[in-house]
RNA sequence: UCGUACAGCCGGGGCGGUAGCGGUGCCCUGUACUUGCAAUCCGCUAUAGCAAGGGUUAUAUCCUUAUUGAGGGUUAUCGAUUUUAUGAAUGUGCCUGUUAAGUGAUGUUGACGGGCGGGUCUUGCGCAAUGCAUUCCUGUGAACCUGGUCAGGUGAGGAAUCAAGCAGCCAUAAGCAGUGUUAUGCAUGUGCCGCGAGGGUGCCCGCUCUGAGUUAACUGGCAGGUAACGCAUAGGAGCGAUAAUUCGAUUUAAGGAUGUACGA
Repeated sequence: UCGUACAGCCGGGGCGGUAGCGGUGCCCUGUACUUGCAAUCCGCUAUAGCAAGGGUUAUAUCCUUAUUGAGGGUUAUCGAUUUUAUGAAUGUGCCUGUUAAGUGAUGUUGACGGGCGGGUCUUGCGCAAUGCAUUCCUGUGAACCUGGUCAGGUGAGGAAUCAAGCAGCCAUAAGCAGUGUUAUGCAUGUGCCGCGAGGGUGCCCGCUCUGAGUUAACUGGCAGGUAACGCAUAGGAGCGAUAAUUCGAUUUAAGGAUGUACGA
C1' cells in the first nucleotide's frame, strides 16, 4: 500500500409514557436503509429496543470548548374569553294578584245597584212540519181453471126454439204503475207554536225604583314570585403578554482522538 472479516456508521431533539432506556404515538428540524412487533402497548436492563436482511469501509466518524437558537416544557403575574356550581335579589327583565293617581273607553239618549217578568238550559204532554208505509182516486190488468153479453161454429129437436160455450167487447180479482189530496199508523238534536214541572244568576231582553259613576286595556303605586340577563364567591378549560427557569435540533469556529485480526 492492497485484500478479507469484525467493530463503527446508515439522523437528531422536545412532549408523553416508563423504576429507567428505546420504539410505536403527537410536535420541531429536514432527507440521513428495508421488513415484522407495538398504547388495553412492544422489546430491553444501565454496554438499555428485539428479530431478519442490505449498504458503506475512513478525514467518514467520535469527543471537548465556544457560538447560533428552529421548537417544546414548567412556574409566577397581568389581561380579557368561555364554562360549571352556589348565593343575594331595591340592578334590568318577565309573571301573578291588588289598587285606582294619570291616560283611554263608557255614562243624564240614565252608570252601578235593587225589584219584577221573560228568553237561553233540562224534561213531560199536545200541535205543526218533514220522511216512510197503508188507505182513497186514476190507469193498466186473467188465452183456459172470474163474471155479463156471447157473432161464427157445435150439440138436441120435424120445426119453432133450447143448451153448453170459443173469439171479441164490457166490467173486475190478485198484482203493477202514477198523481195528488183525504184518512190512518210509525219516526225525529225538525219548531219553540201551546200548556206544565224543574233549574238558578252565567249571559241577554223588557218594565220599574234610585241618581253619578263604572271599567281595569295602557302608564303608575303596593305585595308576592321567577332567576333569563347582569352582580358576587369558588372551581375548571384554553388564548394573549411579561418575567424566570429548563430541555434543545441545526449552523459556525477551534482543539483533540482514531480501531482489531489475518493474508499479500